[in-house]
Context: one part of a larger RNA
Molecule: small-subunit ribosomal RNA, central domain
Organism: Solanum appendiculatum
C1' cells in the first nucleotide's frame, strides 16, 4: 500500500449550510494528458541470487550471466479515465405553474378550568399531614362553604400505534408574517450532481450577565421524624431557579446507542397526505400509482440477540472515528468564555 471494522463487543461529528478537495448521467467527432504497449539508453565497482573456476576443504577469492524494481527519451494504439477541446440528448438535479396536509417557525390578540393570595357573607373547632406521628396553621375565627377582586404558571378532554420540523424541538384560540415538503400535468433549463477537511449556523436543561416577574413548584437552608447515625429516602416551611426581554454558554444515554447518497432484491395486511378509476344525491366501499409513518415477515446478512424495500441485505461514491483495560478525557501548551467551563489531548507507571 492492499486486505478488516464502527445497533448492542473499542469505533457515527448532536444536526444543518457549504469552500477547497474526491467522486459523478448518456451519444457522437477530436485531442494522447493519463493508460497499457514495442524499442533505445541508463541505475558505478563492491554486496546479495544463479551457473562454473582457484586457496587440501570451508571462510575468503576469481570469471560469467542475470531477475525484479525506478526514472528518462522514442514509435504506433484508441476501448477505458480526461477538472484537454467541440456538439447534442433528457432519465438524475432545479426553477416555474395548479393544487394540497401540518403541534414547521416569529410577533400580535383573545380565552376558560386550576391553583395562591387578598376582601366580604354564613358557620363555630378543628386543619393538615403520615406507616403511625410531630414539627406547622387555627378563638387575634383557620380549614369549610358562597360572593368580588388581584397575581403569576401552564394549556385537561380532543390525543393516536397520528402530523411538522436538519436536529435541538413543536399543541387552548384567533391573525399578520414567513421557511420546507408531497402530489398532478403540459411545457422549460440541460449535468447544473452527490459527498464534504477547514469555517458558518442552528442546538435541551442546567449556569452566567443586566433589567423586570414571582401563583405553583423548588436545589441551598431551617425544623419535624427515621435511624445505632441519617449532612438522605417520610413531614412542615423555603432562597436562588424554574417566567419575560437583551446577551453569553455549546454540552447531553443530543439514542434509531444505526453519517449522507444512489441503484438493485418475495410477500400479505394497517395507518398520514396526495392523484387517478370506479361508485353515489353525497360520502363510505372497490382498483391502482406516489411520499412519509409503524408492526409481522421471504431470501440474505449476523457472535448472539435481532435486521429485514425506512436493511443490519447487494453494491458504488465521499466524509467522520476505533486499534487491550487502568492512568486519562487528566497534566501542560494553544484557542474559545465573565466565570462554570469547552475543545483539543499526551506520558510516565501498572496490569
Nucleotide at each position: 500500500u492492499u486486505g478488516g471494522g464502527c445497533g448492542u463487543a473499542g469505533a457515527g461529528c448532536a444536526u444543518c449550510u457549504g469552500u477547497a478537495g474526491a467522486u459523478g448521467g448518456c451519444u457522437u467527432u477530436u485531442u494522447a494528458a493519463a493508460u497499457a504497449u514495442g524499442c533505445c539508453a541508463u541505475c558505478a565497482a563492491a554486496u546479495c541470487c544463479c551457473a562454473g573456476g582457484g586457496c587440501u576443504c570451508a571462510a575468503c577469492c576469481c570469471u560469467g550471466g542475470a531477475c525484479a524494481g525506478g526514472a528518462g527519451g522514442u514509435g504506433g494504439a484508441a476501448a477505458c479515465u480526461a477538472c484537454g477541446a467541440a456538439a447534442g440528448c433528457u432519465g438524475g438535479a432545479g426553477a416555474a405553474u395548479a393544487g394540497u396536509a401540518g403541534g414547521g417557525g416569529c410577533a400580535g390578540a383573545g380565552g376558560g378550568a386550576a391553583u395562591u393570595u387578598u376582601u366580604g357573607g354564613u358557620g363555630g373547632a378543628g386543619c393538615a399531614g403520615u406507616u403511625g406521628a410531630a414539627u406547622g396553621c387555627g378563638c387575634a375565627c383557620a380549614g369549610a362553604u358562597c360572593g368580588a377582586a388581584a397575581a403569576g404558571g401552564a394549556c385537561a378532554c380532543c390525543a393516536a400505534c397520528a402530523g411538522c420540523g436538519a436536529a435541538a424541538g413543536c399543541a387552548c384560540u384567533c391573525u399578520c408574517c414567513u421557511g420546507g415538503g408531497c402530489c398532478g400535468a403540459c411545457a422549460c433549463u440541460g449535468a447544473c450532481a452527490c459527498u464534504g477537511a477547514g469555517a458558518g449556523a442552528c442546538g435541551a436543561a442546567a449556569g452566567c450577565u443586566a433589567a423586570g416577574g414571582g401563583a405553583g413548584u423548588g436545589a441551598a437552608u431551617g425544623g419535624g421524624a427515621u435511624u445505632a447515625g441519617a449532612u438522605a429516602c417520610c413531614c412542615c416551611a423555603g432562597u436562588a431557579g424554574u417566567c419575560c426581554u437583551a446577551g453569553c454558554c455549546g454540552u447531553g444515554a443530543a439514542u434509531g446507542a444505526u453519517g449522507g447518497a444512489u441503484a438493485c432484491u418475495a410477500g400479505a395486511a394497517a395507518c398520514u397526505g396526495u392523484g387517478c378509476u370506479u361508485a353515489u344525491c353525497g360520502a363510505c366501499c372497490c382498483a391502482u400509482g406516489u411520499c412519509g409513518u409503524g408492526a409481522u415477515g421471504u431470501a440474505g446478512c449476523u457472535a448472539a440477540c435481532g435486521c429485514g424495500u425506512u436493511a443490519a441485505g447487494u453494491a458504488u461514491c465521499c466524509u467522520g472515528c476505533a486499534u487491550g483495560g487502568g492512568g486519562a478525557g487528566u497534566a501542560c501548551g494553544u484557542u474559545c468564555g465573565c466565570a462554570a467551563g469547552a475543545a483539543u489531548g499526551a506520558a510516565a507507571c501498572u496490569c